[in-house]
Predicted 3D model of a 352-nucleotide part of an RNA (large-subunit ribosomal RNA, domain IV) from an Ardenticatenaceae bacterium. The RNAcentral record of the full RNA draws on ENA. Its Rfam family is "Bacterial large subunit ribosomal RNA". Rfam links the family to the GO terms ribosome and structural constituent of ribosome.

Context: one part of a larger RNA
């Protein structure tokens, strides 16, 4: 000097990324418990008291001897209450620092954020604010369903049938979800363009019969090429359609102190951001200003709005209760710490 334990004067979180960790709280019984709240809760909030053993009394309750009575004489029935036995009341009394006397057995309380809650998860560094949810809501499916595995037979879905079943988003509950359909997707339309095989088959090629004034011209068949026309869907094209993909401006000036702009002006857009929030798990400037709380706070808490670069189902704003979740704060308590010390156990070390 390491590990494990114990115990410490005086301070009590000064430690530290942060009370990690330890110390504290801890049982039963009584007594009393706020805000808030979805009226169940929060609650074991919080806070406070009492608990041994001895005597001895008083009530309940189980158990039931002696003893009497009756019969149908029986391991019978009825009266009877002593003994024990437990619980509960309330009296006296006695020891210790100490009485749930050893072990076993919550610390708590305020605030803010996140996610409604029990559940799930990175088997071996992440238990969350992530995943799930019940709940909204969109959309698909009519049943050999849609989708899904499988070449296919089959099978799942389902021995189910729109109050079923699949997929997407959202995520309890309260209050709500604003505007933009240009362009992307979806959904319906079917005039009219545009258009695939196919169908058509003009026209021209290539060969041969005949003709010829040998330059050629040339039926039929045989090949070849192949123009017009005739031909879905789909696309152009019209509409719809946001809890579909998404998107939601600029510049100028303007009120009798000054500032500031309810208020014109102008260009742009498909339409210019409602509500509510708001220096935020989001804010760069930024430790933004202001106020609380500190003796002193880059965290935190209420505001305030100039939102670098919140916003409404990748949903927005609240919210009881819940969480080994994060931030901030107090009270209690401690060796965390000022600041270290000493005591045990086993190890390092010395010999062997």
């Nucleotide at each position: 000097c390491c590990u494990c334990u114990g115990u410490u004067a005086a301070g009590g979180a000064a430690c530290u990324c942060g009370g990690c960790a330890a110390a504290a709280u801890c049982g039963g019984c009584g007594c009393g418990u706020a805000a808030c709240u979805u009226c169940g809760g929060g609650a074991g909030a919080a806070g406070c008291g009492c608990c041994g053993c001895c005597c001895g009394g008083g009530c309940c309750g189980g158990u039931g001897a002696a003893c009497c009575c009756c019969c149908c004489g029986g391991c019978g029935g009825g009266g009877g209450g002593a003994g024990c036995c437990g619980g509960c009341c309330g009296g006296g009394g006695u020891c210790g620092c100490a009485g749930u006397g050893a072990c076993c057995a919550g610390g708590c309380c305020c605030u803010a954020c996140c996610g409604a809650c029990u559940g799930u998860u990175u088997a071996c560094c992440a238990a969350a604010a992530a995943c799930a949810c019940a709940g909204g809501u969109c959309u698909g499916u009519g049943c050999g369903a849609a989708c899904g595995c499988g070449c296919a037979a089959g099978c799942g879905g389902a021995c189910g049938u729109a109050u079923a079943c699949g997929g997407g988003c959202u995520g309890a509950c309260g209050c709500c979800u604003g505007c933009c359909c240009a362009g992307u997707g979806c959904c319906g339309g079917a005039a009219g363009g545009u258009u695939a095989a196919g169908g058509g088959g003009a026209c021209g090629u290539g060969u041969c019969a005949g003709c010829g004034c040998c330059a050629g011209c040339g039926a039929a068949g045989c090949a070849c090429c192949g123009a017009a026309c005739c031909g879905a869907a789909g696309c152009c094209c019209c509409g719809g359609u946001g809890a579909a993909c998404g998107g939601c401006g600029g510049c100028c000036g303007u009120a009798a102190c000054u500032a500031u702009a309810a208020c014109g002006g102008u260009c742009c857009u498909a339409a210019g951001g409602u509500a509510g929030c708001g220096a935020a798990a989001u804010u760069c400037c930024u430790u933004g200003u202001c106020g609380g709380g500190u003796a002193a706070g880059u965290u935190c808490c209420g505001a305030c709005c100039c939102g670098c670069a919140c916003g409404a189902a990748a949903g927005g704003c609240g919210u009881c209760a819940c969480g080994a979740g994060u931030g901030g704060g107090g009270c209690g308590c401690u060796g965390u710490c000022u600041c270290a010390a000493c005591a045990g156990a086993g190890g390092a070390c010395u010999c062997g």